[in-house]
RNA sequence: UGUGAAAAAGCCAAACCUCCCGCGAGGGGGGGACGGAAAACCGCGGGUCUCACGUAGACGGCCGGGUUGCCUGAA
Repeated sequence: UGUGAAAAAGCCAAACCUCCCGCGAGGGGGGGACGGAAAACCGCGGGUCUCACGUAGACGGCCGGGUUGCCUGAA
């Protein structure tokens, strides 16, 4: 450089329960783990979704793309 086999140290945390915020999609805190090597960050393209329907929003754990990053056998 590259790969994501195997392992370790840590990391994140779906469903569900609960409190708060939001008209809503959803978001935040706590509990909890189905999973995740980018499930870190950015709506940039697509997609899905919402409403009070417009110069409006939600989802990054739907797929691409960009940036950064832990560990690492073979090559």
This is a predicted structure of a 75-nucleotide RNA (c-di-GMP-I-GGC riboswitch aptamer) from Syntrophobacter fumaroxidans. RNAcentral holds the sequence, with entries from Rfam and Ribocentre. The same sequence occurs in records of 2 taxa. The coordinates come from a structure-prediction model, not an experiment, and the mean pLDDT is 81. Of the family's consensus pairs, 95% are formed in the model. Taxonomically the source falls in Syntrophobacter (Bacteria, Pseudomonadati, Syntrophobacterales, Syntrophobacteraceae).